[in-house]
C1' cells in the first nucleotide's frame, strides 16, 4: 500500500401512479419491477477543482464541486474511524 475480521458510521418522499409478475382466502394489502414529479453524497464515477510537487510543459489530487451510476421506512450497502491478523514495497 493492498485484503481481510470485530466494531462504529451520515443525508434524502414508508412520495404518486401502473402491472399481464410474486405472496396471500381477500383487501382501497405486502413485495418486485417500471413511469412521472421531489430530494440526498460517504460505493463507483467524473470534475474546467481546493492543494501539492515542478523552473515551465506537466503529473498527484480533496470529506470541494457535478450526480452518470447509487441511494430516500427497515435491512442490505456506505467514505471513513478504531482494534487485531496476513501479504508486499519503502527507509533506517
Nucleotide at each position: 500500500u493492498c485484503a481481510u475480521g470485530c466494531a462504529g458510521g451520515a443525508g434524502a418522499g414508508c412520495g404518486u401512479c401502473u402491472u399481464a409478475c410474486c405472496c396471500g382466502c381477500a383487501a382501497c394489502g405486502g413485495g418486485a419491477a417500471g413511469g412521472c414529479c421531489g430530494c440526498c453524497g460517504a460505493a463507483g464515477g467524473c470534475g474546467c477543482a481546493a492543494g501539492c510537487g515542478c523552473a515551465c510543459c506537466c503529473g498527484c489530487a480533496a470529506u470541494c464541486g457535478c450526480u452518470c451510476a447509487g441511494g430516500c421506512a427497515a435491512a442490505a450497502g456506505g467514505a471513513c474511524u478504531g482494534c487485531g491478523u496476513g501479504a508486499c514495497c519503502u527507509u533506517u
Annotation
The RNA shown here (Glycine riboswitch aptamer) has 92 nucleotides and comes from Silvimonas terrae. The coordinates come from a structure-prediction model, not an experiment, and the mean pLDDT is 81. Lineage of the source: Bacteria > Pseudomonadota > Neisseriales > Chitinibacteraceae > Silvimonas. The model forms 91% of the base pairs in the Rfam consensus. It matches the Rfam family "Glycine riboswitch aptamer". Gene Ontology term of the family: glycine biosynthetic process. About the family: This family represents the bacterial glycine riboswitch. Glycine riboswitches usually consist of two metabolite-binding aptamers domains with similar structures in tandem. The aptamers cooperatively bind glycine to regulate the expression of downstream genes. In Bacillus subtilis, this riboswitch is found upstream of the gcvT operon which controls glycine degradation.